[in-house]
Context: one part of a larger RNA
RNA sequence: CGUUAGAGUAUUGAGAGGAGCCUUCCAUAGUACGAGAGGACCUGGAAGGACGCACCUCUGGUGUACCAGUUCUUCUGCCAAGGGGACACGCUGGGUAGCCAUGUGCGGAGCGGAUAACUGCUGAAAGCAUCUAAGUAGGAAGCCCACCUCAAGAUGAGUACUCUCUCCGAAAUUAUAUUUCGGUAUAGGCCACGGCAAGACAAGCCGUUUGAUAGGUAUCAGGUGUAAGGUCAGUAAUGGUUUAAGCUGAGAUAUACUAAUAGGCCUAUUGAGU
Numbered sequence: 001c002g003u004u005a006g007a008g009u010a011u012u013g014a015g016a017g018g019a020g021c022c023u024u025c026c027a028u029a030g031u032a033c034g035a036g037a038g039g040a041c042c043u044g045g046a047a048g049g050a051c052g053c054a055c056c057u058c059u060g061g062u063g064u065a066c067c068a069g070u071u072c073u074u075c076u077g078c079c080a081a082g083g084g085g086a087c088a089c090g091c092u093g094g095g096u097a098g099c100c101a102u103g104u105g106c107g108g109a110g111c112g113g114a115u116a117a118c119u120g121c122u123g124a125a126a127g128c129a130u131c132u133a134a135g136u137a138g139g140a141a142g143c144c145c146a147c148c149u150c151a152a153g154a155u156g157a158g159u160a161c162u163c164u165c166u167c168c169g170a171a172a173u174u175a176u177a178u179u180u181c182g183g184u185a186u187a188g189g190c191c192a193c194g195g196c197a198a199g200a201c202a203a204g205c206c207g208u209u210u211g212a213u214a215g216g217u218a219u220c221a222g223g224u225g226u227a228a229g230g231u232c233a234g235u236a237a238u239g240g241u242u243u244a245a246g247c248u249g250a251g252a253u254a255u256a257c258u259a260a261u262a263g264g265c266c267u268a269u270u271g272a273g274u
Stems, first nucleotide, its partner, number of pairs: 001153001005164007015150004021049007033038001051107005059101004066094005071086006110145001112144002118138004165271001167183007185269001188266004192208005213259003216255005222248003229242005
């Protein structure tokens, strides 16, 4: 921009993409078959591999400053306690959320259809024979459907429901109506603002005081692992106690303390008009 007034919500599915895999074991059954050796079709059941999708409860990885330990150096006058630097965390031990796999869950179902090679039934041309000429039955990991996803720009632009359609001024024409222009208002949308398990930017989604959207704060979960200061013991290093302490990014709940304020813009106008 179109979809023929303008919108919101829910949909149909032309069409497109994805998936489609394989192995072993058990029963049937040591049966059919076979002299024996060996050893089934069919059917039912159970495990597993690879691949794919999703997720983070468990097992783990990461988690660049969440916690602790520790070396050298520098600074806070000194002790003690700390801050900075040590290649983009100095090194080391752990680790929440998030992200992830090696972890967890699920998937490849169909006694649907039409068929290929092939196998048939009936059966003439051609008194026989013949699956074929008329008629008719089966038959594949393949085809179509079924399963999952997208999908009406499917310009052939589909469907359903619901919502909205005022007023003012000016000009022109001819005649009391129409047309044009400008403003204004409504369904609705956009901007703006606070954000997100959404995201390169757009977009999407949520919220905007009639509010828990983010931050802060409080409590808790989780992490780290018993802070500092004091006191006691020891000459001291150090240890005990106060103390499962202190600190704590992303997590949960609560709470308007802070910020979502104030607002702005577009727009059909009853629809055969380009």

Description: This is a predicted structure of a 274-nucleotide part of an RNA (large-subunit ribosomal RNA, domain VI) from Phyllosiphon coccidium. NCBI's taxonomy places the organism under Eukaryota, Chlorophyta, Watanabeales, Watanabeaceae, Phyllosiphon. The coordinates come from a structure-prediction model, not an experiment, and the mean pLDDT is 85. It matches the Rfam family "Bacterial large subunit ribosomal RNA".